[in-house]
Context: one part of a larger RNA
RNA sequence: UUGGGCGUAAAGCGCGCGUAGGCGGCCAGCCUGGUCGGGAGUCAAAUCCGGGGGCUCAACCCCCGUCCGCUCCCGAUACCAACCGGCUUGAGUCUGGCAGGGGAAGGCGGAAUUCCCGGUGUAGCGGUGGAAUGUGUAGAUAUCGGGAAGAACACCAAUGGCGAAGGCAGGUCUCUGGGCUGUUACUGACGCUGAGAAGCGAAAGCGUGGGGAGCGAACAGAAGUAGAUACCCUGGUAGUCCACGCCGUAAACGGUGGACGCUGGAUGUGGGGCCCAUUCCACGGGUUCUGUGUCGGAGCUAACGCGUUAAGCGUCCCGCCUGGGGAGUACGGCCGCAAGGCUAAAACUC
Repeated sequence: UUGGGCGUAAAGCGCGCGUAGGCGGCCAGCCUGGUCGGGAGUCAAAUCCGGGGGCUCAACCCCCGUCCGCUCCCGAUACCAACCGGCUUGAGUCUGGCAGGGGAAGGCGGAAUUCCCGGUGUAGCGGUGGAAUGUGUAGAUAUCGGGAAGAACACCAAUGGCGAAGGCAGGUCUCUGGGCUGUUACUGACGCUGAGAAGCGAAAGCGUGGGGAGCGAACAGAAGUAGAUACCCUGGUAGUCCACGCCGUAAACGGUGGACGCUGGAUGUGGGGCCCAUUCCACGGGUUCUGUGUCGGAGCUAACGCGUUAAGCGUCCCGCCUGGGGAGUACGGCCGCAAGGCUAAAACUC
């Protein structure tokens, strides 16, 4: 609860898709439902309110009175709606190009690590602040050759790219989504937002089955310490990986919902188009569309800062906030195998 707000004070749903709903481009016609004007009826009396009057005042009493609402009639036609016709700027489609770690699935590759086998070789190795646990004469570490396995892809690499978000990086093939740009051929408002619903959704975690090199919660030991359930060290199980199914959370952050329009500049960088210049290629200059950064003007802001990628100026739609604690808790409901999630108080207290 009128309002005022939501980058950092409380507050933008993690993200898209889309139902209902809300809102919606230009021109003409038609209608008159909304809307506007006028009139009529009704709105019992009393009360209330405004004006006037009567009890010496007041309370009290008396007289007069409208707004508004509803119904009907007449009129107006700018706007909204309905109906009808048209348009192309919004939106979309065709077509020619372009960039990309966008997604899914299957082969493939090299470096490294660990393990196994063999060769050389001998006393240490490892680890730390220093050590010790550990490991090694049953031959380790080091080094060479061979083999196996799993996981991750150095350099390129960016202040860079793609994706709605989560996120995405060795290389190749297959399937596939989106974007940008050029020409303007086509459709003709087909649009924006979006309560619910359903979908996607890092990590951890859960279920079944596989896999297990390295790393590594828990755990064991060593050290250190007053203690040390830690930080350091040696090991090490779940897990990390794969398939399928759950979970549905996050500092899911730009801590900034989406769409459209408008409003000075400067300078990087990614993708395209056009023009100039260049014998050619490359470089270069200009311009335009689109993305991504930095700096800044007006304006905004409590300040910090934001500043054509707005936190400026406007319109539309959704979500959310309303002192701190109690508490994102209890209870109830829904969901989940569980862990728990979603929704969400109050007493009390400051």